Overview:
Predicted 3D model of a 76-nucleotide RNA (transfer RNA) from a Thermoplasmata archaeon. It was read from a public genome assembly. Its Rfam family is "tRNA". From the family's description: Transfer RNA (tRNA) molecules are approximately 80 nucleotides in length. Model confidence (mean pLDDT): 81 of 100.

Parts: sequence; structure tokens; C1' cells
RNA sequence: GCAGGUGUUGUGUAGCCUGGUAGCACAAAGGCCUUCCAAGCCUUUAGCCCGGGUUCAAAUCCCGGCACCUGCACCA
Repeated sequence: GCAGGUGUUGUGUAGCCUGGUAGCACAAAGGCCUUCCAAGCCUUUAGCCCGGGUUCAAAUCCCGGCACCUGCACCA
């Protein structure tokens, strides 16, 4: 350099194909329960890599870019 893949909350992930309330588990904070702790239950916190386009509506479709991974090429 070329090709492919991945990017969602503090962590791991679903949703993307086929546009329509951003979800789950763990974690954190508060509460209930308990003699206390653990477990269990309830509530809350916080997120779509960046920019643009299409659309009534974009995590999702399109274009460009960035980061990481894999393969190929190059390696004077």
C1' cells in the first nucleotide's frame, strides 16, 4: 500500500441483515430484608468511534475519516 473484519454505559455483550421506546449480565450508588454479612428483591447512575448524506425517523442504509485485529504485498 491492497483486501476483509471489529468499534454500543465502568467491563462483557444483544440489537445492525429487514430504519420506528437503546436492551441484557456484571459493576457502582441508595433502599428493603437480615442480629451482622452473603444471597435475594426494588430503585437509580451512565453508552451507539468521528464527520457528512438520505429519510418523517439512522446504532441500523450510503459516503469519507480514525483506531484496533487478520491476510496479502513491499522491505532499500